[in-house]
The prediction has a mean pLDDT of 81. Predicted 3D model of a 73-nucleotide RNA (transfer RNA) from a Patescibacteria group bacterium. The sequence is in RNAcentral, with records from ENA. Rfam family: tRNA. From the family's description: Transfer RNA (tRNA) molecules are approximately 80 nucleotides in length.

RNA sequence: GCCCCCAUAGCUCAACUGGCAGAGCAAUUGGCUCUUAACCAAGAGGUUGGAGGUUCGAUUCCUCCUGGGGGCA
Numbered sequence: 001g002c003c004c005c006c007a008u009a010g011c012u013c014a015a016c017u018g019g020c021a022g023a024g025c026a027a028u029u030g031g032c033u034c035u036u037a038a039c040c041a042a043g044a045g046g047u048u049g050g051a052g053g054u055u056c057g058a059u060u061c062c063u064c065c066u067g068g069g070g071g072c073a
Stems, first nucleotide, its partner, number of pairs: 001072007010025004019056001028042004049065005
């Protein structure tokens, strides 16, 4: 220098062909307990890495950039 893959909640990951962004764990609050842990219940938490484009509508498609991983030279 060229090619490929990845980036979504605090962490690990889903979301098929564009149509309401979810799960587990963690944290929080409540219950239980003399107290803690464990257990049970509840609600919260996201500008989907950044900037543009296409579209009625983009996590999803296209372009560029950033970061990470791999391959070739």
Annotation:
The organism belongs to Bacteria candidate phyla, within Bacteria.